[in-house]
Context: one part of a larger RNA
Formats: sequence, structure tokens, C1' cells
RNA sequence: UGACGGGGACUCGCACAAGCACUGGAGCAUGUGGUUUAAUCCGACACUGCGCGUAGAACCUUACCAAGGCCGGUGUUUCGGCAAAAGGAGAGAAAUCGAAUGGAGGUUAUCCGGAAUACUCGGUGCUGCAUGGCCGUCGUCAGUUCGUGCCGUGAGGUGUAUGGUUAAGUCCUAUAACGAACGCAACCCUUAGGCUUAGUUACCAGCGGUUAGGCCGGGCACUCUAAGCCGACUGCCUGAGUAAUCAGGAGGAAGGAAAGGAUGACGUCUGGUCGUCAUGGCCCUUAUGCCUUGGGCGACACACAUGCUACAAUGGUUAGGACAAUGGGUUGCCAACCCGCGAGGGGGAGCUAAUCUCAAAAAACUAACCUCAGUUCGGAUUGGAGGCUGCAACUCGCCUCCAUGAAGCCGGAAUUGCUAGUAAUCGCCAAUCAGCCAUGUGGCGGUGAAUACGUUCUCGAGUCUUGUACA
Repeated sequence: UGACGGGGACUCGCACAAGCACUGGAGCAUGUGGUUUAAUCCGACACUGCGCGUAGAACCUUACCAAGGCCGGUGUUUCGGCAAAAGGAGAGAAAUCGAAUGGAGGUUAUCCGGAAUACUCGGUGCUGCAUGGCCGUCGUCAGUUCGUGCCGUGAGGUGUAUGGUUAAGUCCUAUAACGAACGCAACCCUUAGGCUUAGUUACCAGCGGUUAGGCCGGGCACUCUAAGCCGACUGCCUGAGUAAUCAGGAGGAAGGAAAGGAUGACGUCUGGUCGUCAUGGCCCUUAUGCCUUGGGCGACACACAUGCUACAAUGGUUAGGACAAUGGGUUGCCAACCCGCGAGGGGGAGCUAAUCUCAAAAAACUAACCUCAGUUCGGAUUGGAGGCUGCAACUCGCCUCCAUGAAGCCGGAAUUGCUAGUAAUCGCCAAUCAGCCAUGUGGCGGUGAAUACGUUCUCGAGUCUUGUACA
């Protein structure tokens, strides 16, 4: 100087407390361990692995296993050929092999095939403890340093400490320090108010028409869209204070960081990744490379993790009629209409989309039934019949209909998230994608709470101080 302490002081954080909803019990989905297997490819392992890499494993992907096959490119040397393209009987699981036919040009050979040799390819082979790049984590925590000066023999200290204040090493004050850098904040984006500009595909107040649909004429007021600008700064008032600042108030759409996002200092974990990519070294080179068919990654006594659906009446079922936002669409989205109980099929209008379309929002609301039961709860499992995608749904897809109707009556010890448009709850969209094992992930809106006395305790962190046989 650090690190550590079941030392001290101060402070902060959904850390505890106060609340709300979960998980842990059930069934199923997914991941992992284990076991099994010809193979169940590989990686990730406290927090910081386990719906993670994987934003899509039937083939492909695919790296694994079994079987069948192949030997790339360039140069040189050498041997053989009458051709090559085209063509395909036939063999085969396919890859692949391949007869007939065909016939330019040339004979020291362009070309085709084989062999030898040199160099070079190829490797999801090893090493993340040789590396780059990228990422996780402490942590959006408030810290980490430098120049000159001063102090100390020196390591080093000071600056960066005292007192106050802040979300903040934020600012004020004090001061052998004075300045500065990386962080903090601000500058950026979104949401919330307004103004100007613009008016189609959006909108419709007033006027006219109307097939009653902003449909048409028309209008640019309003809504909205999207570009620029304004607006919030403790600016104003009161009180406290040396000040920084704090408490309250006014005006205002918004008030003290308005809310959210992007943004992650010096460094730590010899953290993760050689399997995104790149790359040193090592290793394989008729194989550890390449092609193909089939299988496997989907196994199943079991254990854990993350979720979904429930156990019901604040509910279930049936009928009716309401209200969104983000998005996607031309090898695409697919309207009206017809067929089918339905999945779906036919059909063909429109749309490169503020125009057409996916598209039905759902919970909520109204009416009726169910009356506390393993039920009109719950939907696993299984049988049958179908639909769709796709060469192909046996291993191993999704969906529909009929039948079947399991466990489950609120879950032990323990344990997670969340402080407001949040939790909870309800549906919608997208990426990947032929299809889909999506209950996942990323977004969008609808309805919309409870609680915080407080910092003694648990966990983590910061500053100062103290002890130390640790570095």
C1' cells in the first nucleotide's frame, strides 16, 4: 500500500422489512445430469451453466454411428487411348459405375485416362493455460489515475482528508496543494404539451349528392402522419442555510434526473468462446479429408432447472353486440362468394401496400344455464376417422373431428420476482421458417392494484477508521 475480520462509524441497493403474485406438490413442454446405446456430436457448471450457443434437428442442417464409395489443384517426368460433348439400356439404398449410338480435329499432340514426384489444398482434429476479436461479471457501482509542487531515507503519501450536500470524486466549504485525464452528468433516441410547414392512401366540422359505405363532389378546420422548432432552467415566490442544497408553493401538458432506452472508467474473475470468424504451435494426409443411403442428436429406472396448463363460482359453457398498438406481405399476404361440423379445399378481386391483405383482438360488458361435485372443473393418455406442408411424416411434424377422460381439491423444508401504468392478468405481432414439436425468445397494446413504520437483522456494495503471525 492492499486484502481480510463472527472490529467500529456513516451510507446505499426489491438487500431485509411492509405488501402482491409465484416456484417447490400434479400433468405436460423444454434444457441439463445420470444411465443406456453402434451413435445417443460438441461446448456452457456457484453467483456469471441448465427454454444457454440452437432466430426452427423428419432428409438437409450434422459436426455422431453403421454401411457403400472417392482421392482435389498446379508444375515436371512417363505410360496408354481414338477421342470429347451428347446419349443413356442396365446394376445399385443412393452416391456412383455404365453397354449400344454418336463423331470435330489431330497423330513429335491441344485433349482424356493411369502412375511417379515436388509444392499446395482440406480438417467442427488438439491447445481459450500461446492469441486477436467479441461477450459475461463485479456494476451504470462511483470510482481509477496523471503533470508539476510539497512531505517522507524509502516503499509511498498529499492532490482524492474535515464539515455539509447529491443518484454521483455531484456541488459547496475547508485545505500544501494547484491544475488535468478516463469515468458521473449533459450532448443522442423514444414517450408526454404546443407551434409552423404539408394534405394522399389518413381525416370529415360546415355545404351538396347518395346505392347509406367518407361512398362521391368538395374541404385542410379537426384527428392523424412526419420534418423543423418551442417548452423545464430550482427560472419565480416563501422558509432554513455562509454556500452547495433542502422543504413547501405558484404557474404549467410536464417539477426538481418528467419516464424509458442507448451508453459500461482503471481493472477483476489465468471467466467464456480455436465449433461464428481470424490465428501461433502441434497432429491427420487412400484419412482425423470428401460424397452418399439409413440411423442417431427425440433412448428412459431416475435427479435437478426453467416454463405452460390446472386444481375452479372473482369460475366454466352458450349466445349477443364493443374497444387497441407494434408489425409482416410478390417463389408473398390472400378479400368477397361456394363446399366441408372442422382442420381445410375451390375460387379469384385487390395489393410492391397510411390505399389491398394477414385481421377474429382477448379479457371486459349484456343475457341465460351450471350450484360445490373429481363436477358442464381439469385436460393428460389412448382408439378411430381426416386435413396440410414436403421427394419423403415408421423411428420423429403440426392441425381438425368423434370417442376416451388420468393426476390434480392450492402444494414440506425451502425459495423467486416486483415500488406504478409497475406487479398481476388478457390477447396481438414478428424473427427463424416448406412445415414444425413456440408453452421459448424479442416486441406491442387492453384492464390495472397493494405496500414501504423503518435500517436491528440476512445478502451485496461504497467511504473513513482500527487490528493482523496474510501478500